[in-house]
Molecule: c-di-GMP-I riboswitch aptamer
Organism: Desulfosporosinus sp.
RNA sequence: AUAAAUAAAAGGCAAACCCGUCGAAAGUCGGGGGCGCAAAGCUAUGGGUCUAAGGCUGAGAAAGCUAUGAUUGCCAGGUUGCUUUA
Repeated sequence: AUAAAUAAAAGGCAAACCCGUCGAAAGUCGGGGGCGCAAAGCUAUGGGUCUAAGGCUGAGAAAGCUAUGAUUGCCAGGUUGCUUUA
């Protein structure tokens, strides 16, 4: 440098849930927690999913549609890296 990884893990991350923060919500962030993870590092590029403030439809209410919001711990792609083996 390249390829592979069934297995292991020094070190790493951290689901549900609880408390607080921000947010219209989905959800984010911080602390606790620990279900899991070999990219559960980064990236909303494609698909999926969640939400619907605003907007649109609706006489109005109800309701419906809509992402410019969110999710990479839903999948794929891109990109960087640890360990082991060859």